This is a predicted structure of an 83-nucleotide RNA (transfer RNA) from a bacterium.
The sequence was found in a public genome assembly.
[in-house]
RNA sequence: GGGGAGAUUCCAGAGAGGCCAAAUGGGACGGGCUGUAAACCCGUUGGCGCAAGCCUUCGGUGGUUCGAAUCCACCUCUCCCCA
Numbered sequence: 001g002g003g004g005a006g007a008u009u010c011c012a013g014a015g016a017g018g019c020c021a022a023a024u025g026g027g028a029c030g031g032g033c034u035g036u037a038a039a040c041c042c043g044u045u046g047g048c049g050c051a052a053g054c055c056u057u058c059g060g061u062g063g064u065u066c067g068a069a070u071c072c073a074c075c076u077c078u079c080c081c082c083a
Base pairs, nucleotide, nucleotide: 001082002081003080004079005078006077007076010026011025012024018066027045028044029043030042031041032040046055047054048053059075060074061073062072063071
C1' cells in the first nucleotide's frame, strides 16, 4: 500500500429497524442453606423512584427514518490475510 473483520453494560459475549437498559455466562452485592467456608439455590446488578413510570447509554461526530446498538458517511482505535 491492497483486501477483510470488528469496537455493546464491571468482564466475556449475543442482539442485524419497533417486541431493548439489551439474552446468556462470569464477577460483584443482598438473601437462603451450612457450626464456618466452599458448593448449591433465590434475588439484584446504568441513573432517579416504594411502585407505576421517567431519563440517559452500544468507540466519536454527523446523516437517513415516525422510530437506530442495528442502515449510510466520515473520523479514531483493534485484529486477520496479501504485498